RNA sequence: AGAGUUUGAUCCUGGCUCAGGAUGAACGCUGGCGGCGUGCCUAACACAUGCAAGUCGAACGGAGUUACGAGAGCUUGCUUUUGUAACUUAGUGGCGGACGGGUGAGUAAUGUAUGAGCAACCUGCCUUUCAGAGGGGGACAACAGUUGGGAACGAAUGCUUAUACCGCAUAAAUUAUUUGGGUGGCAUAACCUGGAUACCAAAGGAGUAAUCCACUGAAAGAUAGACUCAUAUAUGAUUAGCUAGUUGGCGGGGUAACGGCCCACCAAGGCGACGAUCAGUAGCCGGACUGAGAGGUUGGCCGGCCACAUUGGGACUGAGACACGGCCCAGACUCCUACGGGAGGCAGCAGUGGGGAAUAUUGGGCAAUGGGCGCAAGCCUGACCCAGCAACGCCGCGUGAGUGAAGAAGGCCUUCGGGUUGUAAAGCUCUGUUAUAGUUGACGAAGGAAGUGACGGUAGGCUAUAAGGAAGCCCCGGCUAACUACGUGCUAGCAGCCGCGGUAAUACGUAGGGGGCGAGCGUUGUCCGGAAUGACUGGGCGUAAAGGGCGUGUAGGCGGCCUGAUAAGUCUGGAGUGAAAGUCCUGUUUUUAAGGUGGGAAUAGCUUUGGAUACUGUUAGGCUUGAGUGCGGAAGAGGUAAGUGGAAUUCCCAGUGUAGCGGUGAAAUGCGUAGAGAUUGGGAGGAACACCAGUGGCGAAGGCGACUUACUGGGCCGUAACUGACGCUGAGGCGCGAAAGCGUGGGGAGCGAACAGGAUUUGAUACCCUGGUAGUCCACGCGGUAAACGAUGAAUGCUAGGUGUUGCGGGUAUCGACCCCUGCAGUGCCGGAGUAAACACAAUAAGCAUUCCGCCUGGGGAGUACGGCCGCAAGGUUGAAACUCAAAGGAAUUGACGGGGGCCCGCACAAGCAGCGGAGCAUGUUGUUUAAUUCGAAGCAACGCGAAGAACCUUACCAGGUCUUGACAUCCAGUUAAAGCCAUAGAGAUAUGGUGUCCCUUCGGGGGAACUGAGACAGGUGGUGCAUGGUUGUCGUCAGCUCGUGUCGUGAGAUGUUGGGUUAAGUCCCGCAACGAGCGCAACCCUUAUUGUUAGUUGCUACGCAAGAGCACUCUAGCGAGACUGCCGUUGACAAAACGGAGGAAGGCGGGGACGACGUCAAAUCAUCAUGCCCCUUAUGUCCCGGGCUACACACGUAAUACAAUGGCGGUCAACAGAGGGAAGCAAAGCCGCGAGGCAGAGCAAACCCCCAAAAGCCGUCUCAGUUCGGAUCGCAGUCUGCAACUCGACUGCGUGAAGUUGGAAUUGCUAGUAAUCGCGGAUCAGCAUGCCGCGGUGAAUACGUUCCCGGGCCUUGUACACACCGCCCGUCACACCAUGAGAGUCAGCAACGCCCGAAGCCGGCGGCCCAACCAGGAAUGGAGGGAGCUGUCUAAGGCGGGGCCGAUGAUUGGGGUGAAGUCGUAACAAGGUAUCCCUACGGGAACGUGGGGAUG
Repeated sequence: AGAGUUUGAUCCUGGCUCAGGAUGAACGCUGGCGGCGUGCCUAACACAUGCAAGUCGAACGGAGUUACGAGAGCUUGCUUUUGUAACUUAGUGGCGGACGGGUGAGUAAUGUAUGAGCAACCUGCCUUUCAGAGGGGGACAACAGUUGGGAACGAAUGCUUAUACCGCAUAAAUUAUUUGGGUGGCAUAACCUGGAUACCAAAGGAGUAAUCCACUGAAAGAUAGACUCAUAUAUGAUUAGCUAGUUGGCGGGGUAACGGCCCACCAAGGCGACGAUCAGUAGCCGGACUGAGAGGUUGGCCGGCCACAUUGGGACUGAGACACGGCCCAGACUCCUACGGGAGGCAGCAGUGGGGAAUAUUGGGCAAUGGGCGCAAGCCUGACCCAGCAACGCCGCGUGAGUGAAGAAGGCCUUCGGGUUGUAAAGCUCUGUUAUAGUUGACGAAGGAAGUGACGGUAGGCUAUAAGGAAGCCCCGGCUAACUACGUGCUAGCAGCCGCGGUAAUACGUAGGGGGCGAGCGUUGUCCGGAAUGACUGGGCGUAAAGGGCGUGUAGGCGGCCUGAUAAGUCUGGAGUGAAAGUCCUGUUUUUAAGGUGGGAAUAGCUUUGGAUACUGUUAGGCUUGAGUGCGGAAGAGGUAAGUGGAAUUCCCAGUGUAGCGGUGAAAUGCGUAGAGAUUGGGAGGAACACCAGUGGCGAAGGCGACUUACUGGGCCGUAACUGACGCUGAGGCGCGAAAGCGUGGGGAGCGAACAGGAUUUGAUACCCUGGUAGUCCACGCGGUAAACGAUGAAUGCUAGGUGUUGCGGGUAUCGACCCCUGCAGUGCCGGAGUAAACACAAUAAGCAUUCCGCCUGGGGAGUACGGCCGCAAGGUUGAAACUCAAAGGAAUUGACGGGGGCCCGCACAAGCAGCGGAGCAUGUUGUUUAAUUCGAAGCAACGCGAAGAACCUUACCAGGUCUUGACAUCCAGUUAAAGCCAUAGAGAUAUGGUGUCCCUUCGGGGGAACUGAGACAGGUGGUGCAUGGUUGUCGUCAGCUCGUGUCGUGAGAUGUUGGGUUAAGUCCCGCAACGAGCGCAACCCUUAUUGUUAGUUGCUACGCAAGAGCACUCUAGCGAGACUGCCGUUGACAAAACGGAGGAAGGCGGGGACGACGUCAAAUCAUCAUGCCCCUUAUGUCCCGGGCUACACACGUAAUACAAUGGCGGUCAACAGAGGGAAGCAAAGCCGCGAGGCAGAGCAAACCCCCAAAAGCCGUCUCAGUUCGGAUCGCAGUCUGCAACUCGACUGCGUGAAGUUGGAAUUGCUAGUAAUCGCGGAUCAGCAUGCCGCGGUGAAUACGUUCCCGGGCCUUGUACACACCGCCCGUCACACCAUGAGAGUCAGCAACGCCCGAAGCCGGCGGCCCAACCAGGAAUGGAGGGAGCUGUCUAAGGCGGGGCCGAUGAUUGGGGUGAAGUCGUAACAAGGUAUCCCUACGGGAACGUGGGGAUG
């Protein structure tokens, strides 16, 4: 510090995800040791048991125990009395139980943090100082006996002490009242110092004593607290108004103290958009985690503050509490009970149950530190110090070290060679951290000595023993370090994101190997980071999400030039604070580290004080340039109202006139002989204003278009008289706001949602047509939305130009208008810098800056639901969540596609010729059938295709019969010859028997061969052409496809290859940021057309024939020549080239062939062959016989034959080819047969011989018929091949003589020696061709042309496609699941409110009853004062009530989301086949359609 993921690829926007750190954690697997820490995050749920706050006998009276005395009684060793000493302690009394310890429920401010204030306060114990303690009195516990109760606990009577309680005396100071003086202060008022009056104290104890401890009053201090103020302190506005003790005053009460804290009266205030109130959430902080920082998150341990102690209320005591281990009351719960009543509060330490993913011992000790009490000894202390449990965290150590190659064995992989595990192991040599055992043994303990250690016989030291006891977890597709094999086969499973798995998975599972970390490793949860993804640092808003529809203006924010003052902001210096701990730095100490500890630094902020004054603020004065006013001009569809006008449509009346009109792609509905339409005249009525008209004008926007008048708003130009910053923006508010729509009343010509009819269509709730209602128009209201758009908020300043246009002005010139130069204001285009993801913007900015407002934060759900506000309604505005996806999106690129455009080509169409589609037959295919009808090929580009030839064989299929190392190959061992021939059995394979017996040799043996046997293996036309090679088809013989360097672009890419011409051609020329090059095109190759030359046998013949001769000709086959737009003319751009011509056998590629670029179709082929993997192995292999591939209701393709006279038949002499083939072959002549053919065999390995007859041609006849056409089918008789023609061959003769009379829709081939027609040959092959491949003979017609169909090429355009239109994609319906809204309601909860009742208690009143201290009195008694009791206000819980908020649930219902293969359509993306979209209204199964207005995306 980044990375993955949207795309075919790219850039951007944007979300999701990952790598890091942290944790009071939990879970899975694993687990040796030690140190230091940490450990109920959930039920503030309930708690058994033990302990956690006592202490003082030096305050007090008793009681008890022991010891020692003394006395008494006597049962002489017991009882009792008394004294002394020590000890114990129930009670009275004092101090402490307000600290310490726990928890975080409540609390959004009675809290906390920081900083102030207190002139408004209190403070036990402690410190200092001053003063003092005189003299009395009356009780009550304990106790005693009596008594109630089950207990808890009491009741009454009697006795008694005190440092308990109460008067009196003394009285400094305080306080109160009153009266003088002084000082400073912000106010109330305070402080200092005098006088007078009034009120108020006390306690003793110990000690021989000194003295010490305690006591009272006062003044200070210290400590601890109370109160007040300022600032800060999280969320929601779908919480906007809240408040009656409320806000203030006066006077009281109350308090330690101020205060509506409380009360009476008076006033009507107080808080709130700088967020009151309400709701939900939450203890706050020092700090902690993270981060570069700013921030974000958090508040467990430790420390500070607060709150709470079963829930709620209350006070008492006290210095301090409204009190965790105190009291009273109420509620809930638990326990005891004799049913009458009682007891209790672990959020102290342990512990239990429960809850939960989850969190420890009912331990030891007061030795240390600290606390309470005490003079002290000491006692108490679950605070604390320790130990136990837990890898919960951090830190440290170990599980050994060295050597060791035969690179062992084993495992895994393998190309079978090897590689790897791997110096790893073993082996050898060592060490002793740790472990185990023994031995020794602390620090912590101090202030003079002694004593005192829970931890603990612990840590540590020493000795001995033995490598002995101690390694796992996760991962290995990319991100992200690390790869192979097997298994599985969209299964099982994985997954953080992208995604893996459908038979070759580095992604699942296992193994080997590897990587990472290591006593841990992974997973899960949470937080920060990465995320500049809420942007202060540090983002955006034309098209990605995002500018309010527009104005006006309030609060607020911001604001021109000069001078002075001030010093609030700002800057700077000092002071205080910022606790400690923590972080950081630096020492030190644990062997190190974590940890502990000393010191230092740092610390935002707040308070206070001195200084500075540039800027901001405030204030005073001035200025004119911002802004405004005045004056003078010109322009304009700016607005409102009234009036006027002409053209046109429609309707009405009348005339003329006759059969149609109208409408469409074509029609029909409709109108018309009752007279339409057309035309002429007259009239009525409503709406809109042609031309002018213009990226012209005006307006803030919406918007505004005939003319005239009236009223009226704004802008512009000029001038510089006036004001003197008066300005900009603008949350709320207010106003305006197209169309549609709504209300009331008018109006209604045309148009025209809905509706009706006619068409179209599979359907057509549409597009088209005929009608037509609301509406459109007017007036007055409502509504408040649009693609209300420049998809671009307003204002100001600055930053190159060029060119139009509108308004006004200046200059020069002119008679004048123009023209030219120039200024301001508006409105367009082009363009530079700059900006931008790109497109683009570019003085009218999307540039550079400033100010203010609005808005955005992934897609969907959704602009939806609920709530509020507005509206008559339609609806508008504000505006979520659950759930779901990993994308959604912008711009640009390359393709592909378009029922987009342009250019061009092709037997593509057109023009022609001949067909196919109809018939029967042949052949191939589908389908069906079958035991099998083997398999493959499937639009073009499968279908007379693989198959250049299925009777057996072929043959792969079926039935049956055999074999199992095999029919075939290699290796090993043994034996022997084997093969062949014959015979028997059998359908045959096969079996049995007979016969038969190799070569070489150095005689050891060797070679090939056969058989037998064992195993390695053979074999497979079994699967996968979607694992492959090779081969092939196709686009297409179309003209394309690319590369290097350079240049342009952020990039994908572009350029070149586009453009202007031209060509069959990316062929060539010209131009050009390109210059070159490659694969294709063309050429080189073969053939054909002409000719020269050479050579001539088997060819040819000028010699009559043969022989012979010859090589002129024909011909054969070698080598050459020839054609190149080379020449001429015209056109063209002076080019390329085109057109015409000459010459020539041939002319513009002369004809034909071979030759097939980059690539496409997962095209075809595993059955030509080869081949990976899988499968079979007495069978999916092999052999044999028979059958099948030849089936047959149909359907399709391809051929041949015909339907006839351009023909059939017959005849004739029989005319004329080319190219081939021939030895298991072609076969002549001759003879036989009607013929197929047979006999026979000359010749020929072929320019020699043979196949071999060429046929169409010519002559005659037939005369338009199902025929003298046609030949299918069938019968009989034959021929040939072959082991064998039944299934199932070809041919011949005779006889038979179907269909068929030119073929619907549709469709094929062909542009010249072509189509058409005629025959001939060959391969395969024993035989079998209408097929295929070749050969020649005869030999046409037509092409105006490129509009259309098909295919293709180039350029361009649109795109939501990229598996690329056979694409993508929308909505209803049906099914499943999920979350959610509404819903008659029902059930909980929360906070208030009103009323009722009202415990305890404080306060008030009464107090007839009761009362020791004081007073009076001799006493009785009375008084003062107090109390029980009763009562009033307040008030917790409770009850009743109506509302509010929130949640759960609910028959039913609404939409939404998700879901490999459901239904209906086709809305959108291309002109998406009616351009799309926005608002609105109506309609419709659904997407949607139509009307009105608007946008161009």

Small-subunit ribosomal RNA from uncultured Fibrobacter sp., 1497 nucleotides, folded computationally.
NCBI's taxonomy places the organism under Bacteria, Pseudomonadati, Fibrobacteria, Fibrobacterales, Fibrobacter.
The sequence is in RNAcentral, with records from SILVA.